Description
Bacterial large signal recognition particle RNA from a Chloroflexota bacterium, 263 nucleotides, folded computationally. Of the family's consensus pairs, 90% are formed in the model. It is recorded under the gene name ffs. The RNAcentral record of the sequence draws on ENA. Rfam family: Bacterial large signal recognition particle RNA. From the family's description: The signal recognition particle (SRP) is a universally conserved ribonucleoprotein involved in the co-translational targeting of proteins to membranes. Rfam links the family to the GO terms signal recognition particle, plasma membrane targeting and SRP-dependent cotranslational protein targeting to membrane, signal sequence recognition. Its mean pLDDT, the model's own confidence on a scale to 100, is 78.
RNA sequence: UCGUGCUAGAUGGGGAGCCAGCGGUGCCCUGUACCUGCAAUCCGCUAUAGCAGGAUCGAAUCCCUGUCUGAGGCUCUUGGCGCUUGGGACUACUUGGGCUAAGCGGCGAUGAAGGCUGGGUCCGGUGCGGCAGGACACUAUGAACCCCGUUAGGUCCGAAAGGAAGCAGCGGUAAAUAGCAAUCCUGGGCGUUGCUGGGUCGCCUGGCUGGAGCAGGCUGGUUCGAGCAAGCCAUCGAGCCGGGGUCGAAGAUAGGUGCACGG
Numbered sequence: 001u002c003g004u005g006c007u008a009g010a011u012g013g014g015g016a017g018c019c020a021g022c023g024g025u026g027c028c029c030u031g032u033a034c035c036u037g038c039a040a041u042c043c044g045c046u047a048u049a050g051c052a053g054g055a056u057c058g059a060a061u062c063c064c065u066g067u068c069u070g071a072g073g074c075u076c077u078u079g080g081c082g083c084u085u086g087g088g089a090c091u092a093c094u095u096g097g098g099c100u101a102a103g104c105g106g107c108g109a110u111g112a113a114g115g116c117u118g119g120g121u122c123c124g125g126u127g128c129g130g131c132a133g134g135a136c137a138c139u140a141u142g143a144a145c146c147c148c149g150u151u152a153g154g155u156c157c158g159a160a161a162g163g164a165a166g167c168a169g170c171g172g173u174a175a176a177u178a179g180c181a182a183u184c185c186u187g188g189g190c191g192u193u194g195c196u197g198g199g200u201c202g203c204c205u206g207g208c209u210g211g212a213g214c215a216g217g218c219u220g221g222u223u224c225g226a227g228c229a230a231g232c233c234a235u236c237g238a239g240c241c242g243g244g245g246u247c248g249a250a251g252a253u254a255g256g257u258g259c260a261c262g263g
Base pairs, nucleotide, nucleotide: 001263002262003261004260005259006258009057010056011055012030013029014028015027020046021045022044023043024042034054035053036052037051038050063256064255065254066253067252068251072247073246074245075244076243077242079241080240081239083237085234086233087232090231091230093227094226095225096224097223098222099221100220102219103218104217106214107213114209115208116207117206118205119204120203121202122198123197124196125195126194127192128191129190131187132186133185134184135183138179139178140177141176147172148171149170150169155164156163157162
């Protein structure tokens, strides 16, 4: 140095959790790395830490150690961001009222504010009108008989003269019905041009006086509120980004590490 055969060893690892502790099954992360049986109300073991049985590779890309790098998990955080819940003194936003009158606008010497005074609107009464009801007047109709007058015909009395009652008809009238003006009486949540009395606020309007402001629409100022809850205060949890700690797969790199036989 080459070949053959062995041995150590390897045939996944890690995190959290459970556990006196160490592993496994289960969950999670990496990643592809034998098989069978056992196993969360667990299954095994004892610091040499899965047990039992079998298989493959086997001294190096595969085993061991160091370094670098580092998926991911757990934990802490008065670093930052964002969210949930509550508050509502202050700032901001929206808005109501009072006061003001700096600016704009409006009215005003064709006369402001103020003062005096009249009237209307409004209310009541009355007058007038109208409406409703009633009365009265007039007209028309209107009684077979039991209303009036007259009374043809006819009837009755009488010797006659005359007399009596009286239907129809005619005229009129009563009850009643209808029409129609006027008049009178009564009534009202009807109407108002007249008269009278009243008259709180407001509105409209007139006269006298007065002699320069008035008013408060918009902007502004100030003040008292209301709403909202962005800033602000507090709380809750853990969501994201960082920081600390811890464990750490895969990967890269450097080194180290047997035995026997034969050429």